[in-house]
Context: one part of a larger RNA
RNA sequence: CAUUAAACGCUGGCGGUAUGCUUAACACAUGCAAGUCGAACGGUAGCGCGGAGAGCUUGCUCUCUGGCGACGAGUGGCGGACGGGUGAGUAACGCGUGGGAAUCUACCUGAUAGUCGGGGACAACUUGGGGAAACUCAAGCUAAUACCGGAUGUGGUCUACGGACUAAAGAGGGGGCUCUUCGGACCUCUCGCUAUCAGAUGAGCCCGCGUUAGAUUAUCUAGAUGGUGGGGUAAAGGCCCACCAUGGCGACGAUCUAUAGCUGGUCUGAGAGGACGAUCAGCCACACUGGGACUGAGACACGGCCCAGACUCCUACGGGAGGCAGCAGUGGGGAAUAUUGGACAAUGGGCGCAAGCCUGAUCCAGCAAUACCGCGUGUGUGAAGAAGGCCUGCGGGUUGUAAAGCACUUUCAAUUGUGAAGAAAAGCCUAAGAUUAAUACUCUUGGGUCUUGACGUUAACUUUAGAAGAAGCACCGGCUAACUCCGUGCCAGCAGCCGCGGUAAUACGGAGGGUGCGAGCGUUAAUC
Numbered sequence: 001c002a003u004u005a006a007a008c009g010c011u012g013g014c015g016g017u018a019u020g021c022u023u024a025a026c027a028c029a030u031g032c033a034a035g036u037c038g039a040a041c042g043g044u045a046g047c048g049c050g051g052a053g054a055g056c057u058u059g060c061u062c063u064c065u066g067g068c069g070a071c072g073a074g075u076g077g078c079g080g081a082c083g084g085g086u087g088a089g090u091a092a093c094g095c096g097u098g099g100g101a102a103u104c105u106a107c108c109u110g111a112u113a114g115u116c117g118g119g120g121a122c123a124a125c126u127u128g129g130g131g132a133a134a135c136u137c138a139a140g141c142u143a144a145u146a147c148c149g150g151a152u153g154u155g156g157u158c159u160a161c162g163g164a165c166u167a168a169a170g171a172g173g174g175g176g177c178u179c180u181u182c183g184g185a186c187c188u189c190u191c192g193c194u195a196u197c198a199g200a201u202g203a204g205c206c207c208g209c210g211u212u213a214g215a216u217u218a219u220c221u222a223g224a225u226g227g228u229g230g231g232g233u234a235a236a237g238g239c240c241c242a243c244c245a246u247g248g249c250g251a252c253g254a255u256c257u258a259u260a261g262c263u264g265g266u267c268u269g270a271g272a273g274g275a276c277g278a279u280c281a282g283c284c285a286c287a288c289u290g291g292g293a294c295u296g297a298g299a300c301a302c303g304g305c306c307c308a309g310a311c312u313c314c315u316a317c318g319g320g321a322g323g324c325a326g327c328a329g330u331g332g333g334g335a336a337u338a339u340u341g342g343a344c345a346a347u348g349g350g351c352g353c354a355a356g357c358c359u360g361a362u363c364c365a366g367c368a369a370u371a372c373c374g375c376g377u378g379u380g381u382g383a384a385g386a387a388g389g390c391c392u393g394c395g396g397g398u399u400g401u402a403a404a405g406c407a408c409u410u411u412c413a414a415u416u417g418u419g420a421a422g423a424a425a426a427g428c429c430u431a432a433g434a435u436u437a438a439u440a441c442u443c444u445u446g447g448g449u450c451u452u453g454a455c456g457u458u459a460a461c462u463u464u465a466g467a468a469g470a471a472g473c474a475c476c477g478g479c480u481a482a483c484u485c486c487g488u489g490c491c492a493g494c495a496g497c498c499g500c501g502g503u504a505a506u507a508c509g510g511a512g513g514g515u516g517c518g519a520g521c522g523u524u525a526a527u528c
Base pairs, nucleotide, nucleotide: 002527003526004525006524007523008522009521010520013375014374015373016372017371018370019368020367021333026331027330028329030328031327032326035078036077037076040075041074043071044070047069048068049067050065051064052063053062054061055060056059085286086285087284094211095210096209097208098207099206100205103203104202108199109198110197111196112195113194114193115192116150118148119147125140126139127138128137129136130135155166156165157164158163170191171190172189173188174187175186178185179184212258213257214256220248221247224246225245226244227243228242229241230240231239261283262282263281264280265276266275267274268273288309289308290307291306292305311322312321313320314319339365341364342363343362347361348359349358350357351356378408379407380406381405388399389398390397391396412469414464417461418460422455427449428448429447430446431445432444433443434442472517473516474515475514476513477498478497479496483512484511485510486509487508493500494499
């Protein structure tokens, strides 16, 4: 010089784009952050509509009714393993890079084959009981895409090649003939379900190489190293177990100790290198502390479960409840870091046929000169070189075209109005094609129509008015651009280094003047 997730002091007009607890992985009040599906199911607590009845005050109230729109609670499915946070631990196959074989993969895509016929329960509900509460017990009733047998076996698994084992579920839309117990059967379309093969995606596992410091850490190791046989896993393997052998690592630094998430990258530097690992992206680890499994395609699961511990809260003292390293916010710590905001309009995610619902992801707004970038605070003219200030050798010099005055302009801010883009879809109507027995229904493509914006008083344009509302900070002995006077008198003070100050201090304090940068300037800290 450059740089920073910076802080502090003085100062502060506007906009854009970014960034914002680096410290206590300290403790947390409150609200929200993961739900959804009635086109799986039995149903109906509440709301609305329809129907019936009653009362009267004649337009209200009450009662009944799942008939309809819907839907609390419940059964069931999918999702809560993503998204979001943090960096405590970890010196490790954790990460980076390049390989490997003994694996799994919900939803999605392609293909083949099937989807037959039965059964018994359990919630909800009703009744009864216990408890302060959290909640819970017993009896009875019931549905399903919940659960369990049977059949079939394209296939798949195992095989001693004889054989053995192994599935499934229905729901919705529409409908001419035929049948009908008037429910439907049946046909068809869509969505599902089952088995298998393959793909895609994601994940698990193994290996080579690389990955901080210390030898004032020299030996470490008993499932330890290998084998055989088993168990276990989706899968190789001491992963685990029995037996056998005695190995294995290490000055090419084992072990131990300290420190640390790793990387793409960031900063600096001509480069080599050095330092760092905020924001963004990939991977890993963690979720009050420690341990454990359950469910599931996937977790040993941040807003799931169980146990132990610390802490906090409720209690009728018997017993219970909780986990912000999600978004805001509070206390605390600290030099220091923001709103208990708006919206799902867009992008994306979950569920759903869809409409849609949910989404503190996200998009926006608020706060902060925290950083970078841009703009403005006027322009021209103007010598009586005004007044005032400062200096003076008292003549004058300087501030200084600076001001005033005159003539203009109006960016930005203020004010008036207009007003894009971010919106494409979905829905509805319709045409053609596909499908079909069908001109229904459904799907594909095209056309038309109707809407959907948090930001937002948006951006941009425009009206009006007037120089009007907008400049500071540091320095001036040398390094280092910029000098005089006054005060002080080794005092008060300055200082990055050299050093200034003891009576004319360009070095302290003030003033005038000047220099540098400028909505910033300087200091401190840190890196190269």
Background
This is a predicted structure of a 528-nucleotide part of an RNA (small-subunit ribosomal RNA, 5' domain) from a metagenome. Its Rfam family is "Bacterial small subunit ribosomal RNA". Its family is annotated with structural constituent of ribosome and ribosome in the Gene Ontology.